[in-house]
A computed fold for a 74-nucleotide RNA from Candidatus Iainarchaeum sp., annotated as transfer RNA.
Its Rfam family is "tRNA". Rfam classes the family as a transfer RNA. Gene Ontology term of the family: triplet codon-amino acid adaptor activity.
The coordinates come from a structure-prediction model, not an experiment, and the mean pLDDT is 80.
The organism belongs to Candidatus Iainarchaeum, within Archaea.
């Protein structure tokens, strides 16, 4: 220093061709259930989609710069 990828709650992770409430698993909290404790059932908080701009009537998806990583070229 070129080149191609990924970056979504605490953790994993889906979001198709850009379109109407970002959904699920786990986990945590409350409440059922249990003498209890697990399992089970019910709800409920928790995301400013990696940070900034643009296009757009609308952006997690499209361009751009940037940050972080992985891998591959010299």
């Nucleotide at each position: 220093g070129g080149g191609c990828g990924a970056g979504u709650g605490g953790u994993c992770u889906a979001g198709u061709u850009g379109g109407u409430u970002a959904g699920g698993a786990c986990g945590u909290c409350a409440c059922c259930c249990u003498c209890a404790c697990a399992c089970g059932g019910u709800g409920g908080a928790g995301g400013u989609c990696g940070g900034g701009a643009g296009u757009u009537c609308g952006a997690g998806u499209c361009u751009c710069c940037c940050c972080u990583u992985g891998c591959c070229c010299a």
Background: RNAcentral holds the sequence, with entries from ENA.